[in-house]
The RNA shown here (SAM riboswitch aptamer (S box leader)) has 102 nucleotides and comes from Neobacillus mesonae. The prediction has a mean pLDDT of 84. Rfam family: SAM riboswitch aptamer (S box leader). About the family: The SAM riboswitch is found upstream of a number of genes which code for proteins involved in methionine or cysteine biosynthesis in Gram-positive bacteria. The model forms 91% of the base pairs in the Rfam consensus.
RNA sequence: UUCUUAUCAAGAGCGGCGGAGGGAACUGGCCCUAUGAUGCCCGGCAACCGGUUUUAGACACGGUGCCACAUCCAGCAGGGCGCAUGCUCUGGAAGAUAAGAA
Numbered sequence: 001u002u003c004u005u006a007u008c009a010a011g012a013g014c015g016g017c018g019g020a021g022g023g024a025a026c027u028g029g030c031c032c033u034a035u036g037a038u039g040c041c042c043g044g045c046a047a048c049c050g051g052u053u054u055u056a057g058a059c060a061c062g063g064u065g066c067c068a069c070a071u072c073c074a075g076c077a078g079g080g081c082g083c084a085u086g087c088u089c090u091g092g093a094a095g096a097u098a099a100g101a102a
Base pairs, nucleotide, nucleotide: 001102002101003100004099005098006097007096008095013042015041016040017039021032022031023030026075027074028073029072043067044066045065047064048063049062050061051059052058053057071094076091077090078089079088080087081086
């Protein structure tokens, strides 16, 4: 990097450093941000694998992961509602994470 499977509306700081953009990419929307974002450190959470265990949960010990907003929402296909701008449901695509395989 590719493939397979599972999950993606739960959970997580009023700390320190730092100083301008950020919410994956494109388009549109909606937001966060000098009352300090993104990032790093510390701290925390507990999804997967392993471990321990009273086998139901727990612990946060090892390997990953995560800590605004549903994966922030939509984009493609189909259904329902509405006179209509639209609203809503299901699936898909794309993406993220884990475990396994090549």